[in-house]
Order: sequence, then C1' cells, then structure tokens
RNA sequence: GCCGCCGAGGAGCGUUGCAACUCGAAUGAAUUCGAGCCAGGCUCGGCGUUGUGAUUUCCCUUUAUUUAACGGCGCUCACUCACG
Repeated sequence: GCCGCCGAGGAGCGUUGCAACUCGAAUGAAUUCGAGCCAGGCUCGGCGUUGUGAUUUCCCUUUAUUUAACGGCGCUCACUCACG
C1' cells in the first nucleotide's frame, strides 16, 4: 500500500438516482442496452491476510499533542450556544 472484518463519525422519514451489485437481452470476446436495487460507496481508529521499504529488535513506563473533516435534495427530532 491492496484486500477483508469490526467500531466510530447523534437519529428518523420522504425523494432523485451515479457507481457497484442482481436479472434479462444482444455479442466470438471486450462490451452495449434495458429493468431492479441503490445516498456511510467516504474518513478516522482497531484487527487480520498479503506485498514493499526503512530501522538493531522486543516489552514496559512516563510526558506532550490529538481525538477530526465530510456525507445529493426536502422535512423532523436530539444535542450545544445566543437572543426573545
């Protein structure tokens, strides 16, 4: 770094529909079209597989810092602050 799993990023309803996925058709194949489904697919943290690189290695303790930024559209609730 890739992939997989888990957790977190307050919650709910409605709606559109890209990707992915499922089905069907066309096609030698690549792929294309249609239908369905679809707004945590993103980020952070932990664990695991695997690959690569660096560093003597591993464990423990202490200190400091940080614990976030985002997530189509409409509505509602929760939480925080201010005003009335």
This is a predicted structure of an 84-nucleotide RNA (SAH (S-adenosyl-L-homocysteine) riboswitch aptamer) from Chromatium okenii. Its mean pLDDT, the model's own confidence on a scale to 100, is 77.